[in-house]
Molecule: transfer RNA
Organism: archaeon
RNA sequence: GCUCCCAUAGUCUAGCCCGGUCCAGGAUGCGAGCUUCUCGAGCUUGAGACAGGGGUUCAAAUCCCCUUGGGAGCA
Numbered sequence: 001g002c003u004c005c006c007a008u009a010g011u012c013u014a015g016c017c018c019g020g021u022c023c024a025g026g027a028u029g030c031g032a033g034c035u036u037c038u039c040g041a042g043c044u045u046g047a048g049a050c051a052g053g054g055g056u057u058c059a060a061a062u063c064c065c066c067u068u069g070g071g072a073g074c075a
Stems, first nucleotide, its partner, number of pairs: 001074007010028004020058001030046005051067005
């Protein structure tokens, strides 16, 4: 230098290929409540995320381009 892959809550992860609206789902962690003598466990409930920018479209986490970060291969 070229090609390919990955990036979603504090952490892990589904959804992406094949676009579909409403609260983007789950696990764990966190807050509140119930239960318990207390803790733990259990139950209920709440907050929390699409790496950044642009484009296509009625509609983008999903498709396209660029950038950033990480990884792999070739030279």